A computed fold for a 72-nucleotide RNA from an uncultured bacterium, annotated as transfer RNA. Rfam family: tRNA. By type it is a transfer RNA.
[in-house]
RNA sequence: GAUCUCAUAGUUCAACGGAUAGAAUUCCAGUUUGCGGUACUGGCGAUCCAGGUUCGAUUCCCGGUGAGAUCA
Numbered sequence: 001g002a003u004c005u006c007a008u009a010g011u012u013c014a015a016c017g018g019a020u021a022g023a024a025u026u027c028c029a030g031u032u033u034g035c036g037g038u039a040c041u042g043g044c045g046a047u048c049c050a051g052g053u054u055c056g057a058u059u060c061c062c063g064g065u066g067a068g069a070u071c072a
Stems, first nucleotide, its partner, number of pairs: 001071007010025004018055001027043005048064002051061002
């Protein structure tokens, strides 16, 4: 330099173009316990950036940013 893939809670992952963007875990609160841990209940928390298509975009298209793979 060329081609391709990926980017979503703090972390690991889901999500036919129409869901309140979901789960586990972390964290916080409560119950339980003599205390802690475990267990149970509840809560907080996210779509990389900027445009376009569409009635509607996490999803499709263009550009950028970052990460990775292959080739040179």